[in-house]
RNA sequence: CUCUUAUCCAGAGAAGGGGAGGGAACGGCCCAAUGAACCUUCGGCAACCUGCGAGAAAAGGUGCCAAUUCCGUCGGGUGGGAACCCGAAAGAUGAGAG
Numbered sequence: 001c002u003c004u005u006a007u008c009c010a011g012a013g014a015a016g017g018g019g020a021g022g023g024a025a026c027g028g029c030c031c032a033a034u035g036a037a038c039c040u041u042c043g044g045c046a047a048c049c050u051g052c053g054a055g056a057a058a059a060g061g062u063g064c065c066a067a068u069u070c071c072g073u074c075g076g077g078u079g080g081g082a083a084c085c086c087g088a089a090a091g092a093u094g095a096g097a098g
Stems, first nucleotide, its partner, number of pairs: 001098008013042005021031003025073004043065003048061002052055001069090001074087005
């Protein structure tokens, strides 16, 4: 990087460094000098793998800690409209394979 598969309306942040961006892309709408990304430390959430053994735990491997994956994008449906609903695509993460 590609493929298969499961999940994605719940949950969980402080300190130090840093110094202007960030929320995948595009559009929107947000977050950010009351300090963005990123790094370190400590903490936490969760329970995919794992270990126990049958539903709880959290030792280990990942992951995560603004907003539903922030909303939409493509297709379908309802509706006079505003808008709403469903499915896909894309993305993210785990596990497995190449």